[in-house]
Context: one part of a larger RNA
RNA sequence: UGACGGGGGCCCGCACAAGCGGUGGAGCAUGUGGUUUAAUUCGAUGCAGCGCGAAGAACCUUACCAGGGCUUGACAUCCCCUGAACAGUAUAGAGAUAUACUUUUUUGACUUUGUCAAACAGGGAGACAGGUGGUGCAUGGCUGUCGUCAGCUCGUGUCGUGAGAUGUUGGGUUAAGUCCCGCAACGAGCGCAACCCCUGCCUUUAGUUGCCAUCAUUAAGUUGGGCACUCUAGAGGGACUGCCGGUAACAAGCCGGAGGAAGGCGGGGAUGACGUCAAGUCGUCAUGCCCUUUAUGUCCUGGGCUACACACGUGCUACAAUGGCCGGUACAGAGGGGAGCUAAGGAGCAAUCUGGAGCGAAUCCCAAAAAACCGGUCUCAGUUCGGAUUGCAGGCUGCAAUUCGCCUGCAUGAAGUCGGAAUCGCUAGUAAUCACGGGUCAGCAUACCGUGGUGAAUACGUUCCCGGGCCUUGUACA
Numbered sequence: 001u002g003a004c005g006g007g008g009g010c011c012c013g014c015a016c017a018a019g020c021g022g023u024g025g026a027g028c029a030u031g032u033g034g035u036u037u038a039a040u041u042c043g044a045u046g047c048a049g050c051g052c053g054a055a056g057a058a059c060c061u062u063a064c065c066a067g068g069g070c071u072u073g074a075c076a077u078c079c080c081c082u083g084a085a086c087a088g089u090a091u092a093g094a095g096a097u098a099u100a101c102u103u104u105u106u107u108g109a110c111u112u113u114g115u116c117a118a119a120c121a122g123g124g125a126g127a128c129a130g131g132u133g134g135u136g137c138a139u140g141g142c143u144g145u146c147g148u149c150a151g152c153u154c155g156u157g158u159c160g161u162g163a164g165a166u167g168u169u170g171g172g173u174u175a176a177g178u179c180c181c182g183c184a185a186c187g188a189g190c191g192c193a194a195c196c197c198c199u200g201c202c203u204u205u206a207g208u209u210g211c212c213a214u215c216a217u218u219a220a221g222u223u224g225g226g227c228a229c230u231c232u233a234g235a236g237g238g239a240c241u242g243c244c245g246g247u248a249a250c251a252a253g254c255c256g257g258a259g260g261a262a263g264g265c266g267g268g269g270a271u272g273a274c275g276u277c278a279a280g281u282c283g284u285c286a287u288g289c290c291c292u293u294u295a296u297g298u299c300c301u302g303g304g305c306u307a308c309a310c311a312c313g314u315g316c317u318a319c320a321a322u323g324g325c326c327g328g329u330a331c332a333g334a335g336g337g338g339a340g341c342u343a344a345g346g347a348g349c350a351a352u353c354u355g356g357a358g359c360g361a362a363u364c365c366c367a368a369a370a371a372a373c374c375g376g377u378c379u380c381a382g383u384u385c386g387g388a389u390u391g392c393a394g395g396c397u398g399c400a401a402u403u404c405g406c407c408u409g410c411a412u413g414a415a416g417u418c419g420g421a422a423u424c425g426c427u428a429g430u431a432a433u434c435a436c437g438g439g440u441c442a443g444c445a446u447a448c449c450g451u452g453g454u455g456a457a458u459a460c461g462u463u464c465c466c467g468g469g470c471c472u473u474g475u476a477c478a
Stems, first nucleotide, its partner, number of pairs: 001478002003475003007472007015462002019426005026317008034308002042053002064303007073128001077127002079124005087102006106118005130292002133290003139286002141281003144277001146275001151190006157166003170181003196269004201237007210227003215224002240263001243257005319419001323378006335366003340359002345354003385416001390411007432454007
């Protein structure tokens, strides 16, 4: 100087408390451990692994296993020889591939024939290719975490033999090393804040595909018309403790008030200091070294990654009446669409099929928002709750749904009556609840990323648990 203390002081944080809803019990989905297996590819492992890499394993992916093949190779550069290539058909085969046949006969330069060159294919020799093989404890890059915590340092000066200290401590204050005052310090840098984006109010510019107050018109903003209003998307304004009162050291600030759409950081996002964990990643990529080279490379078929006595994590659906079912009837936002979104109409109980209008989209489509509201029914039961499981019949995607996809209908109707010890999230348009969209994607979403609808309860307080910041104290620790 640090680190640590079941030392002290001060202060924060959904840390506790106050509340609301869950998890832990059930069924299922998914990940992991374990076990099994020819293989169940690999990595991630307290917080900070476990719906994680994977924004989507039937083949492919795919790295694993079994079997069948190849050895200058599936891919790159160089040399020699031959030839256009590509493609199609037949046979054998699980296919990779092998054999045979057919078609066509590339481009450019120069001196036409021809030569040379370029690209492509086949054969050959070797230099080499290749490796998701090892090492994240050899590395770059990227990332997690403490933590959006308020800290981490430097120059000069001063003090100390020195390590070092001071500044950065102290008194206040703040979300903040934020600011003020004081002070052997005076300044500065990286962080904080602000500058950026979204959102909340107003003005202005613009008026189609958007809008409709006034005038006509219509089934309908449908049409004429209009650009006021809404909206869209560009440019501005607006909030600064600016004003008033109180308080304070009459400083920073704090409390209350006015005006205002908004008030003291308005709400949200992006933004992550010096560093810590030899944290994670050699399997995104790059890369040193080591290993491999008729195999640890490469091609193919099939299988596996989907196994199942069990254990754990994360979720979905429930156990019902604030509910289930039936009928009627409203109101979003944000997105996506050409190998695409697909309307009206028709068929089917339905999945879906048919159909083909419109739309590269403020124009058309996906698109029905759902919870809510109104009416009816059920009357507390393992039920008109709950939907697992299984049988049958169909639909869709795709070369192909057996291992191993999704959906529909009929039948079946399991566990489950609110969950032990324990444990998680959340302070406001939040929790809870309801639906919608997107990426991945041929197909496949209870996951992920977004969007809006309805919309709470509680916070006395900081004694305690956890994590953190500052000062101080002890130490046989570094």

The part of an RNA shown here (small-subunit ribosomal RNA, 3' major domain) has 478 nucleotides and comes from an uncultured bacterium. Model confidence (mean pLDDT): 85 of 100. The full RNA is in RNAcentral, with records from ENA, Greengenes and SILVA.